[in-house]
Context: one part of a larger RNA
Molecule: small-subunit ribosomal RNA, 5' domain
Organism: metagenome
RNA sequence: GAUUGAACGCUGGCGGUAUGCUUAACACAUGCAAGUCGAACGGUAACAGCAGAAGCUUGCUUCUGGCUGACGAGUGGCGGACGGGUGAGUAACGCGUGGGAAUCUGCCUUAUAGUGGGGGAUAGCCCGGAGAAAUCCGGAUUAAUACCGCAUACGCUCUACGGGGGAAAGCUGGGGAUCUUCGGACCUGGCGCUAUUAGAUGAGCCCGCGUUAGAUUAGCUAGUUGGUGGGGUAAAGGCCUACCAAGGCGACGAUCUAUAGCUGGUCUGAGAGGACGAUCAGCCACACUGGGACUGAGACACGGCCCAGACUCCUACGGGAGGCAGCAGUGGGAAUAUUGCACAAUGGGCGGAAGCCUGAUGCAGCAAUACCGCGUGUGUGAAGAAGGCCUGAGGGUUGUAAAGCACUUUCAAUUGUGAGGAAAAGCUUUUGGUUAAUAACCUUGAGUCUUGACGUUAGCAAUACAAGAAGCACCGGCUAACUCCGUGCCAGCAGCCGCGGUAAUACGGAGGGUGCAAGCGUUAAUC
Repeated sequence: GAUUGAACGCUGGCGGUAUGCUUAACACAUGCAAGUCGAACGGUAACAGCAGAAGCUUGCUUCUGGCUGACGAGUGGCGGACGGGUGAGUAACGCGUGGGAAUCUGCCUUAUAGUGGGGGAUAGCCCGGAGAAAUCCGGAUUAAUACCGCAUACGCUCUACGGGGGAAAGCUGGGGAUCUUCGGACCUGGCGCUAUUAGAUGAGCCCGCGUUAGAUUAGCUAGUUGGUGGGGUAAAGGCCUACCAAGGCGACGAUCUAUAGCUGGUCUGAGAGGACGAUCAGCCACACUGGGACUGAGACACGGCCCAGACUCCUACGGGAGGCAGCAGUGGGAAUAUUGCACAAUGGGCGGAAGCCUGAUGCAGCAAUACCGCGUGUGUGAAGAAGGCCUGAGGGUUGUAAAGCACUUUCAAUUGUGAGGAAAAGCUUUUGGUUAAUAACCUUGAGUCUUGACGUUAGCAAUACAAGAAGCACCGGCUAACUCCGUGCCAGCAGCCGCGGUAAUACGGAGGGUGCAAGCGUUAAUC
C1' cells in the first nucleotide's frame, strides 16, 4: 500500500447492488418448513346444494336420503432418497484430473408382445373391553389399481441341450346399429398395468497421477498378503467363511501423532509465489451420541422405524413423549437481521385437469457491513464588518469566508400520473390427426375473459422553500500540516526514535493548518 463475512470509538443525508452466528456439531419455548390423488377403493365425520318428512312464529328450525358438489378418518398409489441446513468427522480413491469393466436405474423417450379366468382376507364402519395417557386387545362384517394361486409366454431366464421356470388391473370420456338382468356387453379415445428391447438421466465400483506438518514417531501388519472351494452383492473383490501357502507395506517416510471437509475459486503480488476456501457453483460427510436393519428404482433415511446412552418434559408412578447443523425466534457471545408478505414469477411434489402443497424461491423489513453513485448549494460580494486568535500594539490572521444581492431545486417532502416483470390455464371458434362417427380426445391459428406478493413499484409531471443534510483523525522526525495558554519527570503521550524536571511546535485546551470525507480513526488478521 492493498484486502476483510470483521469488531470497537466518534459521527451520520439519500439511492442502487451485494453480504450478514467466523463463538457452543451448545441447549432450545412457540408457529410454520411434504404433501397430494375421490379419474384406484369401501364409504360419509364436517360444509354446501337438491329431494322428502315433521314442527310452527310462513320462512326459519329439526330429522331423513351419498342423490350431487365435495370430503374428515381409513385402505391403496406416487412423493417424503429432491429441495433446504451444517462442516463435527475424514490425510481417505474423500476431493481434483485422466482412464477402466464386472453393474443397477422409478418417472421420461423408442420398439415388440400381451392385459384371460378365479380365490381368500383386511383396515375403516359397528359391538364389547383394558389404560391417567400414549395406545392396545377381542368379536362380527366389507372394498380395491391391496394380497395370492391358475392359464398363456414374441422376447426373458436356468440348462446336463432332453427340458424346466416365470406376468398383469383396472379407471375414465364419447357413441350409431345389435343384445341386455338396464348395471352393462359391444365400438372407440385417453390414462394406466405386465414382460422384454434400445436410449436418456442418475447412481454404485476399480485404477494412474496430484493432495498439510512432525523422525524429539522406525519399524508396521494374522483376514494381515496371495491361492482354491463355498457364500454374498445390482456388480469385480478377503466383502465374508473353511482349508492351504507365508506373504504384504516401509528413509521415494510405512506406522503413529497433530491439524484439516476437497475443488472451481478468493485476497495479495510485476510475476514466481504466499495466505485463505464466507457468499455463488460441483463433489463428499453428518442430522442429540453410538449401533442396526426395514421399506423402496433409489436410504442404512434431518422433520421414518428399532435398540442402547445422555438430557428435557408429562404421569394416576404402572408407563409414555421429544430431537431447529430447515425458516423465523430465545439464551450464550466483542459480534452477525423479522417469531414479516406471497405462491404473481421461476422451479419442485401429487393430480387427466381445475387445483392443492412448497420458510425452495420471489419479495419486503433490519444493519454505513462492503462496493458504487449523488447531495449538503451556485454566482456575485472589501466597509477586508463584528467576534475569536496572535502581536513588535503599527497591525496580521480567520477571510469572499459571513452578512447583503441575484439565481438554481438534484436528493429528501407533498400532490398526481404510471410501465415492465404475464407467459399461460379457462371459454368460443378454426386447421390437422384419430375414429364407423360431424361425439369425445390430442393439436395449429384467431378471438375473448381474466391472474402481481413486491406496490403508496421504477419512471414521468407539478408545487414550495437555500430551504431538511459534515464529520473524523492528525500537525517533533519518519509524514502533508505552528503558534499561544495551562502543566512542571506531575498529569500524561507513544507505531519506532523518543517527549514532560518553569518559555513543551511531542502532555491538556484554544486559534490556525493538513489529510480523508458520509465517513474517519483504532484494534485484529493476510499478502